[in-house]
Annotation
The RNA shown here (transfer RNA) has 82 nucleotides and comes from a Patescibacteria group bacterium. Its mean pLDDT, the model's own confidence on a scale to 100, is 84. It matches the Rfam family "tRNA". Rfam classes the family as a transfer RNA. Its family is annotated with triplet codon-amino acid adaptor activity in the Gene Ontology.
RNA sequence: GCGGACGUGGCGGAACUGGUAUACGCGUACGUCUCAGAAGCGUAUGGCUUCGGCCUUGAGGGUUCGAGUCCCUCCGUCCGCA
Numbered sequence: 001g002c003g004g005a006c007g008u009g010g011c012g013g014a015a016c017u018g019g020u021a022u023a024c025g026c027g028u029a030c031g032u033c034u035c036a037g038a039a040g041c042g043u044a045u046g047g048c049u050u051c052g053g054c055c056u057u058g059a060g061g062g063u064u065c066g067a068g069u070c071c072c073u074c075c076g077u078c079c080g081c082a
Stems, first nucleotide, its partner, number of pairs: 001081007010026003019065001027045006046055003058074005
């Protein structure tokens, strides 16, 4: 240099064909249990907020009524070729 795959809450990782983003797990907080702890169990858990809402899928554009998903440019990681 060329080709390909990938990038989503604090972490891993889903989202089936464009139609409720963050299911599920881990972690964390509180509770329960215990003499106390661990384990287990229950509830909650993206961000901001004037509590009305607003924003959020690597960055920026585009298509569409509607984009994590399709298109373009760029950034990064990994794999292959030279």